[in-house]
A computed fold for a 72-nucleotide RNA from a Chloroflexota bacterium, annotated as c-di-GMP-I riboswitch aptamer. Rfam family: c-di-GMP-I riboswitch aptamer. Rfam links the family to the GO term cyclic-di-GMP binding. About the family: GEMM was predicted in a large-scale screen for bacterial structured RNA regulatory elements. Its mean pLDDT, the model's own confidence on a scale to 100, is 79. It was read from a public genome assembly, where an Rfam model found it.

RNA sequence: AGGGCAAACCCGCCGCGAGGCGGGGACGCAAAGCCAGGGAUCUUCGCCAUCGAAGACCGCCCGGUUGCCGAG
Numbered sequence: 001a002g003g004g005c006a007a008a009c010c011c012g013c014c015g016c017g018a019g020g021c022g023g024g025g026a027c028g029c030a031a032a033g034c035c036a037g038g039g040a041u042c043u044u045c046g047c048c049a050u051c052g053a054a055g056a057c058c059g060c061c062c063g064g065u066u067g068c069c070g071a072g
Stems, first nucleotide, its partner, number of pairs: 004029002009024006027059001033065003037062003041056006
């Protein structure tokens, strides 16, 4: 270079919820590919124990794993 992903916001659907999926849309991203393993945060329930259970989130941090082009 060619290409890739897609925040906020809007619409539809699903979920009690955190949120998810699809469409529109681009603030950004070289792992913003993949994996909920550790921490943080958030939700629901038990419940009042600075505790537990079930979940959400990797575009919050760490870790694991795979990896495109060019220059030096």